[in-house]
RNA sequence: UCCCAAGAGAGAGCUGCCCGGAGCAGCCGCCGAAGAGGCAAGCCAGAUAAGUGAGGUGGACACUUAUCAGGUGAAACUUUCAGGCAAAAGAACUGAGA
Numbered sequence: 001u002c003c004c005a006a007g008a009g010a011g012a013g014c015u016g017c018c019c020g021g022a023g024c025a026g027c028c029g030c031c032g033a034a035g036a037g038g039c040a041a042g043c044c045a046g047a048u049a050a051g052u053g054a055g056g057u058g059g060a061c062a063c064u065u066a067u068c069a070g071g072u073g074a075a076a077c078u079u080u081c082a083g084g085c086a087a088a089a090g091a092a093c094u095g096a097g098a
Stems, first nucleotide, its partner, number of pairs: 001098002004095002011028001013027005029085003035081001036079003042072003046068008
């Protein structure tokens, strides 16, 4: 990646078109498990301040603490963009096979 099995949630909402409709358009209400976006701890490096290593002084270096902003960083969390709200189709995750 393919295939098979199983697989939740939420209005068969209202109006118009149409013979009618599960179709199209508009409006309101909802769902999270295609996809997509967002973030935690931790890690990375930067700036400032203090302390320690440390000796006679200073500088550089290293470590620790505090503050500020940055990068990285997961989901079944979250957003509801997309998708979905009878059936069908689709469907994360799981299992069997190739």
A computed fold for a 98-nucleotide RNA from a mouse gut metagenome, annotated as Glycine riboswitch aptamer.